[in-house]
Context: one part of a larger RNA
């Protein structure tokens, strides 16, 4: 721009796309079948390799916005505690998040219509024949079942709900409203932009506070003990980013079009 009114939801699926896999074991069964040797079709169980989608409890990794530990200088006047610098100086864990080597899941089941094959019934040919008229049965393969996309499917579909079939002038046009939208702004498991999505005082969207959780691993100060380094108690302390909940408007979401 279209979809012959505008707009909001929520949808039908023509089409199209992705998926299809192997293997081992155990039982049927040492059965069938075979002079033996050997050794099934077929049934029902379990495992298991790759791939593949999702996730983050669990194992782990990362985790330069946590925590502790220590080394060498500096600096805050000293002590004490802290703090720059050294690859994040080094080193030990490690929230979310994101990730595999972790974890769950799938391939299938049925249903149609078939291929080679294998039948019924059956004449042409008194018979015979699956075939000629008719009927069936049969694949990882087809057509659908599962999943995604998907009315520009222009044959442009449905369904509901909103608003409207307007009014006004100086009338070659102009002015002008509703529903509804966007700019703008707080953001964000959503993101290159941009778009999606929650939200913008009738509000929990974001920070911020309060409460929990989780990491780390008994802070600082005092006190007590030792010449002293340093040990004890106070103490599972103090500190803690991305989490979880808040009926927490302190800060910003203002003000417009």
């Nucleotide at each position: 721009c279209g979809c012959a009114c505008g707009a909001g939801a929520c949808u039908u699926g023509a089409g199209g796309a992705g998926g299809g896999u192997c293997c081992u074991c155990c039982u049927u069964a040492g059965u069938a079948c075979g002079a033996g040797a050997g050794g099934a079709u077929u049934u029902g169980g379990a495992g298991g390799g790759a791939c593949g989608c999702a996730c983050c409890u669990c194992u782990g990794g990362u985790g330069u916005a946590c925590c502790a530990g220590u080394u060498g200088u500096c600096g805050c006047g000293c002590u004490a505690g802290c703090g720059g610098c050294a690859c994040g100086g080094c080193u030990g864990g490690a929230u979310a998040g994101c990730u595999a080597u972790g974890u769950g899941c799938g391939g299938a089941a049925a249903g149609g219509a078939u291929a080679a094959g294998c039948g019924c019934u059956g004449a042409a040919a008194g018979c015979a024949u699956a075939u000629a008229a008719g009927c069936g049965u049969g694949a990882a393969g087809c057509c659908c079942u599962c999943u995604c996309c998907a009315a520009g499917a222009u044959a442009a579909g449905g369904u509901c709900u909103c608003g409207u079939a307007a009014g006004g002038c100086u009338c070659u046009g102009c002015c002008g409203a509703a529903a509804g939208c966007c700019c703008c702004c707080u953001g964000g498991a959503a993101g290159a932009c941009u778009a999606c999505c929650a939200g913008g005082u009738u509000g929990a969207u974001a920070g911020g506070c309060c409460g929990g959780g989780u990491g780390u691993g008994u802070a600082a100060g005092c006190g007590c003990u030792g010449c002293a380094a340093g040990g004890c108690g106070u103490u599972g302390a103090g500190c803690u980013a991305a989490c979880c909940g808040g009926u927490u408007a302190c800060u910003a979401a203002c003000g417009g079009g």
Molecule: large-subunit ribosomal RNA, domain VI
Organism: Thermogutta sp.